[in-house]
Molecule: transfer RNA
Organism: Prevotella sp.
RNA sequence: UGCUUUAUGGUGUAAUGGUAGCAUACCAGAUUUCGGUUCUGGAGGUGUUGGUUCGAAUCCAACUGAAGCAU
Numbered sequence: 001u002g003c004u005u006u007a008u009g010g011u012g013u014a015a016u017g018g019u020a021g022c023a024u025a026c027c028a029g030a031u032u033u034c035g036g037u038u039c040u041g042g043a044g045g046u047g048u049u050g051g052u053u054c055g056a057a058u059c060c061a062a063c064u065g066a067a068g069c070a071u
Stems, first nucleotide, its partner, number of pairs: 001070007010024004018054001026042005047063005
């Protein structure tokens, strides 16, 4: 320098263009003499900027970060 892959709650991981889910962690409550376990509930997320579309986590472009390949 070029190319490929990738970016989703604190963490890990799903999602045929059509309500963003699951686990874990966290908070509150129940249970318990207390703690833990267990149960119930709650908060919390699509890297940035644009474009296409009735509708974008998803498709397209640029940029940023990460990993890899070639030189």